The RNA shown here (c-di-GMP-I-GGC riboswitch aptamer) has 87 nucleotides and comes from a Bacillota bacterium. Of the family's consensus pairs, 95% are formed in the model. Its mean pLDDT, the model's own confidence on a scale to 100, is 84. The organism belongs to Bacillota, within Bacteria.

[in-house]
RNA sequence: AACGACAAAGGCAAACCUGACGAAAGUUAGGGACGCAAAACUAUAGGGGCUUAUCGCGAACUUGCGAAUGCCAGCCAGUUGCCGAAA
Numbered sequence: 001a002a003c004g005a006c007a008a009a010g011g012c013a014a015a016c017c018u019g020a021c022g023a024a025a026g027u028u029a030g031g032g033a034c035g036c037a038a039a040a041c042u043a044u045a046g047g048g049g050c051u052u053a054u055c056g057c058g059a060a061c062u063u064g065c066g067a068a069u070g071c072c073a074g075c076c077a078g079u080u081g082c083c084g085a086a087a
Base pairs, nucleotide, nucleotide: 003084004083011036012035016031017030018029019028020027021026034074040079041078042077046076047075048072049071050070053069054067055066056065057064
C1' cells in the first nucleotide's frame, strides 16, 4: 500500500413510535435495532436521487409540466481515520 477474523477495545443506528421544526423533501431529541470497517466528514464550483415553497409555462380556481435559492453522505464518489488474524 492493499485486505477484513465467529479477534480485542470501543463506536454508529434503518424501519417504526413519540415530542419539536419545516409547505414538502427532510432535520432534530428520546425510545428502538435492519444493518455498518468508515453508517466519520464533505451538498453551486464531481455524478446521482428526493421535494416544489417560490418562479416560468399551460390551464382555469386548484391542478399539470419544467426549473433549486431547499434536502439526501445508510447511492456512487472525494477526504481523513481505530484495530491487526489469514491470504